Notes: Predicted 3D model of a 511-nucleotide part of an RNA (small-subunit ribosomal RNA, 5' domain) from an uncultured Actinomycetes bacterium. Its Rfam family is "Bacterial small subunit ribosomal RNA". The full RNA is in RNAcentral, with records from ENA and SILVA. Model confidence (mean pLDDT): 87 of 100.
[in-house]
Context: one part of a larger RNA
């Protein structure tokens, strides 16, 4: 000098774009963050309103609505964090004749006929609760046989094995379902090479190294088990200790290199701590389950409930890091035929000079030069065109008026067209209309008036900028050299000057 997820001191007008717990992977109140489908299925209220009745009550509507249940898909994505990990974790290049793949695309073959249950619901029991049990009824795209098998699986062969579901529509047809093959995208496993420190760590290893047989897996394998052999690794640094997520990249530097790995993107790992499996195409699963532990909460003491390293927010720690905001309008995601619903992803807004960038705090004129301040050799010098004063302008902030782009899309409300006997229904986004969180924001116009807007550090040398007074090795300064003990350009104050400027300086860190 450059840089920074910065902090501290001081000062602070506006805007755009970014960034914002680096520490305790410490503990968390509260709300929200993953649902959706009635075009898979059975069931199905109430308030309210209207009517009848003297009333109890009944009927209609509300409504096949709400709440729940079965079933399907999703919840393995998206979002967070960096604890662990020195490892095929990552990067790069390969291998898989050792593999899997829901949804999507293409091709092809099929979708026949039966059965038995079970939630919901009703009855009933236990429990403080969480919740659990018994009896009875019922549906399905839930479950189970049978049939069929182009292709598929097992097998040398013979032979054997194994499927399916319907729903909507008047219909045409559409959406599904089952088998097989291929693709795309995704994933698993294996290998070569590459990237930290310590030898004041020199030896390490018993499933250890290999073989055979078997088990297991989607899949090779000592992954696991039995048996057999005695191997395997290491100064080209094994083992051990320490440190650390890796990369694209970022910072610096002429480069080589060095340092770093915030934000954004890819991969990995983790989800209170440890372990385990279940379901599933996919998990050993952040907002699923089980066990153990620590902690917190409820309890009728028998027993239960919980997991913010999601978004906000709280306490704590710390030098230090934000709102318990708005919206699904856009982009993207899940479900759905669709309308749509959900979405703290995301889009926006809020707070913070934390950073970068832009703008303003006025412009021109104005004295051989006011006053005041400071210095003085007392002549004067300087502050200084600076101010006053005159003229002008009005960015930004303020007030007033107008006012978006982002809407491509989606919606069948109106018209139009098609189908039709039809002015019903259905189809077509051609025209109109509707749909914006941000937001009455950006932007534009007008109004007023120089009006509301400058500080910080430094002035001994390095290093740009000097005098006076105070102090007297005191008080103090200091990055290094060093200043201060009675004339201190080095301390403190003032005047003056230099530098940068909504900042300036200090500290930390890196080059």
């Nucleotide at each position: 000098g450059a840089a920074u997820c910065a902090a501290c001191g001081u000062u602070g007008g506006c805007g755009g774009c970014g960034c914002g717990c680096c520490u305790a992977a410490c503990a968390c109140a509260u709300g929200c963050a993953a649902g959706u489908c009635g075009a898979a299925c059975g069931a199905g209220a109430a308030a309210g309103u209207g009517g009848a009745g003297c009333a109890a009550u009944c009927c209609a509507u509300g409504a096949g609505u709400a709440c729940a249940g079965u079933g399907g898909c999703g919840u393995a994505c998206g979002g967070g964090u960096g604890a662990g990990u020195a490892a095929c974790a990552c990067g790069u290049g390969g291998g898989u004749a050792a593999u899997c793949u829901a949804c999507c695309u293409u091709u092809u073959g099929g979708u026949g006929g039966g059965g038995a249950a079970u939630a919901a619901c009703c009855c009933u029991g236990g429990g403080a609760a969480a919740c659990c049990g018994g009896g009875g009824c019922u549906a399905a795209u839930a479950c189970c046989g049978c049939a069929u098998a182009a292709g598929c699986c097992u097998g040398c062969a013979a032979a054997g094995g194994g499927a399916a579901a319907g729903c909507a529509g008047c219909a045409a047809u559409g959406c599904g379902c089952c088998g097989a093959a291929a693709g795309a995208g995704g994933a698993g496993c294996c290998c070569g090479c590459g990237g930290c420190c310590g030898a004041u760590u020199a030896g390490c290893u018993a499933g250890u190294u290999g073989g055979c047989a078997g088990g297991g897996u989607a899949a090779a394998g000592g992954c696991c088990u039995a048996c057999c052999a005695a191997g395997g690794c290491g100064a080209c640094g094994a083992u051990c200790c320490g440190u650390a997520g890796c990369u694209g990249g970022u910072c610096u530097g002429a480069g080589a290199g060095g340092a770093c790995g915030a934000u954004c993107a890819g991969c990995c790992a983790c989800a209170c701590u440890g372990g385990g499996a279940c379901u599933g195409a996919g998990a050993c699963a952040c907002g699923g389950c089980c066990c153990a532990g620590a902690c917190u909460c409820c309890u009728a003491c028998g027993g239960g409930a919980g997991g913010c390293a999601g978004c906000a927010g709280u306490g704590g720690g710390g030098a230090a890091u934000c709102u318990u905001g708005c919206g699904c309008a856009a982009u993207g995601g899940g479900c759905g035929a669709a309308a749509g619903c959900c979405u703290g992803a995301c889009g926006c807004a809020g707070c913070g000079a934390c950073g970068c960038c832009g703008c303003g705090u006025g412009c021109g004129g104005g004295a051989a030069g006011a006053a005041g301040g400071c210095c003085u050799u007392c002549g004067g010098g300087u502050u200084g065109u600076a101010a006053a004063c005159c003229g002008c302008u009005u960015u930004c902030a303020g007030g007033a008026g107008g006012g978006a782009c982002g809407a491509a899309g989606c919606c069948a409300c109106u018209c139009g067209g098609g189908u039709u006997a039809a002015u019903a229904g259905c189809c077509c986004a051609g025209a109109g209309g509707g749909u914006g969180a941000c937001g009455g924001u950006a932007c534009c116009u007008c109004c007023a008036g120089a009006a509301g807007a400058a500080g910080c550090c430094c002035c001994g040398g390095c290093u740009a900028a000097c005098u006076a007074c105070g102090u007297g090795c005191c008080a103090g300064c200091a990055g290094c050299c060093g200043c201060g003990g009675u004339a201190a350009u080095a301390c403190g104050u003032a005047g003056g000057g230099g530098g940068c400027g909504a900042g300036c300086g200090u500290u930390g860190u890196c080059c």